[in-house]
Molecule: Bacterial RNase P class A
Organism: Pseudomonadota bacterium
RNA sequence: GGAGUCGGCCGGAUGGUCGCUGCAUUUCCCGCGAAAUGCGGAGGAAAGUCCGGGCUCCUUCGGACGAGGUGCCAGGUAACGCCUGGGGGGCGCGAGCCCACGGAAAGUGCAACAGAGAGCAGACCGCCGAAGCGCGCGCGAGCGCGCUGGCAAGGGUGAAACGGUGCGGUAAGAGCGCACCGCGCGGGUGGCAACACGCCGCGGCACGGCAAACCCCACCUGGAGCAAGGCCAAAUAGGGAAGUCGCGGGGCGACCCGCAGCGCGUAGUGCGAGCGUGACUUCCGGGUAGGCUGCUAGAGAGGGCCGGCGACGGUCCUCCCAGAGGAAUGGCCAUCCUCGACAGAACCCGGCUUAUAGGCCGACUCCAACU
Repeated sequence: GGAGUCGGCCGGAUGGUCGCUGCAUUUCCCGCGAAAUGCGGAGGAAAGUCCGGGCUCCUUCGGACGAGGUGCCAGGUAACGCCUGGGGGGCGCGAGCCCACGGAAAGUGCAACAGAGAGCAGACCGCCGAAGCGCGCGCGAGCGCGCUGGCAAGGGUGAAACGGUGCGGUAAGAGCGCACCGCGCGGGUGGCAACACGCCGCGGCACGGCAAACCCCACCUGGAGCAAGGCCAAAUAGGGAAGUCGCGGGGCGACCCGCAGCGCGUAGUGCGAGCGUGACUUCCGGGUAGGCUGCUAGAGAGGGCCGGCGACGGUCCUCCCAGAGGAAUGGCCAUCCUCGACAGAACCCGGCUUAUAGGCCGACUCCAACU
C1' cells in the first nucleotide's frame, strides 16, 4: 500500500422566531380555567408482532387422554426458541463464519427420473472357461468353440449401489487371507458433561439414507389481554350482599349420620374436588353516555470498585430521561458542513428478525514491497 474478518459508536450542527404538549412554582379567578417563568418532550430500530416475562381479570385445585412447543453439553437470566463458554460436523490459506446437532440394531412409512439392481438388492456392458456336458482339431500332452455355469474387480445409471488402499490368492474374482486406515462392541484414561484418546481386548464387517414423515424418548406450556382492569357517576332494566331454613334417620337439646337434583371452567374432551342454588328476614343501590384512573421511578440510566475466561453477578455514588389520547413532539428564517438514510411512542420490559445515506473508533488476518 492492497484485500478482508470481528466488535463498538454516531445518525446534520448552531442561532432566532411563531406554535403544540406534560410537570413544578407564582399571580389572577367563587369555580371551570387563564397567564408568566423554569424544566422535560420519539428511535436504534419507536417497525414486524415472531418468542419470553411483568401487570390485570377469569375457580391457573388435581389426575387422565389429547394438543402445541423445545431438542449436543455446562452456565447466565425474572424468563426465553435469547446470550456466554465448551464439544461435534461443514466452509475458508487465515482472522473467522455456518449448523433444529436426541433416537434409524422399537415399529410403520418414503425414495420421482435414470438404472440390470433401491433394501435382508442386482448382472446391461464386461471378466473367466478351473469344474460338468457336447462338437471340432491334433499321433499325443493338449488346444479351440459352444452350452450349463462362475464372478462382481473394471465400465455405466443415480442424491445414494452392502467399507477404502495395497499385497497375496484365483480360471476370473471376492475380507477369501494378511497389513494399514475406517467401522462396531466391551473396557481403561482424561473431562462436571457433551465428548476425546497414535490406550487395551474382541469382531472380517454383521449395522445405507430420510424423524422441519408418522413415531419413540426427555423437558416445558392454563386462557384472555390496557378496548386488561379499577373508581366516580345522567338514563333504562331489575339486581346484589349477609344470616336462617333442604330431604330422611337418631337425640329432650346442643348436635351427629346418610342422600341428593340442577348450574358454574376464558385453550379441547371427560372425571374427581370446590363453589353456587329454592324460600324467608335484614341491609345496600344498580352502571349506559361522560369523566377520572391504570400511565410511566423502572428486571431504569451514567460512572467507580470487586468477583467471573465470558454471558453476568455484587456493592457504592450520582441522576430523573415523552406520557399524548382523535392523538403533542412542529412550521418558518439565517449561517455552516461531508448536504443528511431507514423511519414516528400508545401499558411496560428482555430478546430475535427486518429496513437503514453516510461517517468514526478499536482489535485481528492474508498478500506485496522496503528497512